[in-house]
RNA sequence: CUGUUUUAGUCGGGGUGCUGCAAACCACGUUUUGCGGCUGAGACUUACCCGUUGUACCUGUACAGUUAAUGCUGGCGUAGGAAACUAAAUCGUUGAAAUU
Numbered sequence: 001c002u003g004u005u006u007u008a009g010u011c012g013g014g015g016u017g018c019u020g021c022a023a024a025c026c027a028c029g030u031u032u033u034g035c036g037g038c039u040g041a042g043a044c045u046u047a048c049c050c051g052u053u054g055u056a057c058c059u060g061u062a063c064a065g066u067u068a069a070u071g072c073u074g075g076c077g078u079a080g081g082a083a084a085c086u087a088a089a090u091c092g093u094u095g096a097a098a099u100u
Stems, first nucleotide, its partner, number of pairs: 001092001003091001005089006011051004017038008025029001057081003060076001063074003
C1' cells in the first nucleotide's frame, strides 16, 4: 500500500407473481379475507437476496417452449439502467531502523 481474501458495523437497494376451495359485499370484481397448491433464496417475512469484480432487481401489452396457470423456462442479453462507506483480521508486496 487507490494490493488479496474474509468478517463485522453502519447505511443503502430490491421483489411480492400464478392458482384451487370457502366466506364476505350499497361494490359481484383481474375485488377483499381465510386456508391450501406451483416456482423460487424470498411470493409479507423481526425474513430473504443484493450493493459497482453489480448471476439483487428494473426496462418487453413482444418472441419460442412449457404449464392447471404464471417472468414457470429459454433466447434477444457480455443489452440499457441499477444501491457503499468504515473498521478489524489475514496473506502478499515494498520501504525503513536495530542487531549479527
TPP riboswitch aptamer (THI element) from Alysiella filiformis DSM 16848, 100 nucleotides, folded computationally. Its Rfam family is "TPP riboswitch aptamer (THI element)". Its family is annotated with thiamine pyrophosphate binding in the Gene Ontology.